[in-house]
RNA sequence: UGAGUCGGUCAGGCGGUCGCGUCAGCAGCUCCCGGUUUCCGGGGGAGGUUGCCGAGGAACGUCCGGGCUCCACAGGGCAAGGUGGUGGCCAACACCCACCCGGAGUGAUCCGCGGGACAGUGCCACAGAGAACAGACCGCCUCCCCGACGGCUUCGGCCGGCGGGGCGGUAAGGGUGAAACGGUGGUGUAAGAGACCACCAGCGCCCCAGGUGACUGGGACGGCUCGGUAAACCCCACCUGGAGCAAGCCCAGACAGCAGGCGUUCGAGGGCGGCCCGCCCGAGCCUGCGGGUAGGGCGCUAGAGCGGGUCAGCAAUGGCUCGCCGAGAUGGAUGACCGUCGCCGCGUCGCUGGUAACGGCGGCACGGAACAGAACCCGGCGUAUCGACCGACUCGUCCA
Numbered sequence: 001u002g003a004g005u006c007g008g009u010c011a012g013g014c015g016g017u018c019g020c021g022u023c024a025g026c027a028g029c030u031c032c033c034g035g036u037u038u039c040c041g042g043g044g045g046a047g048g049u050u051g052c053c054g055a056g057g058a059a060c061g062u063c064c065g066g067g068c069u070c071c072a073c074a075g076g077g078c079a080a081g082g083u084g085g086u087g088g089c090c091a092a093c094a095c096c097c098a099c100c101c102g103g104a105g106u107g108a109u110c111c112g113c114g115g116g117a118c119a120g121u122g123c124c125a126c127a128g129a130g131a132a133c134a135g136a137c138c139g140c141c142u143c144c145c146c147g148a149c150g151g152c153u154u155c156g157g158c159c160g161g162c163g164g165g166g167c168g169g170u171a172a173g174g175g176u177g178a179a180a181c182g183g184u185g186g187u188g189u190a191a192g193a194g195a196c197c198a199c200c201a202g203c204g205c206c207c208c209a210g211g212u213g214a215c216u217g218g219g220a221c222g223g224c225u226c227g228g229u230a231a232a233c234c235c236c237a238c239c240u241g242g243a244g245c246a247a248g249c250c251c252a253g254a255c256a257g258c259a260g261g262c263g264u265u266c267g268a269g270g271g272c273g274g275c276c277c278g279c280c281c282g283a284g285c286c287u288g289c290g291g292g293u294a295g296g297g298c299g300c301u302a303g304a305g306c307g308g309g310u311c312a313g314c315a316a317u318g319g320c321u322c323g324c325c326g327a328g329a330u331g332g333a334u335g336a337c338c339g340u341c342g343c344c345g346c347g348u349c350g351c352u353g354g355u356a357a358c359g360g361c362g363g364c365a366c367g368g369a370a371c372a373g374a375a376c377c378c379g380g381c382g383u384a385u386c387g388a389c390c391g392a393c394u395c396g397u398c399c400a
Stems, first nucleotide, its partner, number of pairs: 001396010012341007020054002023051004029045007056371001060382002063380005068244004080240005085099004100114001101112004115235002120233002122229003137174002139170003143166005149160004182200006201225001203222002206219005248298004257289006269281004305324008343368003347364007
């Protein structure tokens, strides 16, 4: 200096003017209740004003996993769904970390939907002769028949290669395919073939060594090779009860209607009043259903929390310690405008480095600044995103 890999951070700053939401304070207004009643105490309401705080890295999708709530539940089984190399981590997980195996890359690194295909069943497009206890299209080969030719002849035939046909053999060579039933060399044969042999690859089983383990390295033996596909059914091991904050809990109306009880001169109930007496009014009143509905409140945000330090660990993560409090709406607030500084792109001007390609610094003008927004709360995953910055590492090139 060029190209690249992995991880992380930010998501414009400051000021001004308006505006919105929760909470708290203040002073008045108003309503209700109580009292020792020009007042005091408690509670509520609508506005005013002051102050604190006020979206995200994904608040998104709702794909997994938990907390919480209600319902269900003796135990076991079936069904259904999920997970699937090994060891960790965690509240839990399909996440995360480390490792193993396989694959890609020169490399940093990345990818894996990574149990089982000698329990069984299914499927393997197109092409091809044949696609699973396979197959004969071309080719190669023995034998038989026919034909013409050549040679020999004791004239009866015999031999040779060539061409055509037929019964067969073969899996070396060609061809098809993603895949054709191990590879190379030899023996063997009519031609061939693990038919046999040597080496190699693969499989199975045993032993030794290392590792917690997946697995790795080495050795011996065996028959000689037994295709792929389980995100096809299936088999094996393990896990899973259902619904969700519109969960659920508390306060609690009114109208119509229905049922029951009491009552109408033997007066329910109401007013004056705290109660009794007394006086007055007087035909309805009470309870339940309606309905725990409308409405209001709780749940609701201090939590598997965030930040710093330290210890253990390769790491994910965990322990200890110090500090901090950061939305809680319910038609749903978190915004708008202006100024200025910063960022990016393009254009232009000036200065400047270099032979050049190509840059660097400064000024001016124009344009741009994403994806998207809480609604019970967390841990993940996936997806979207203008750009800016930081760290670690890899492979080149040049100079010393």
Model confidence (mean pLDDT): 75 of 100.
The RNA shown here (Bacterial RNase P class A) has 400 nucleotides and comes from Lapillicoccus sp.
The sequence is in RNAcentral, with records from ENA.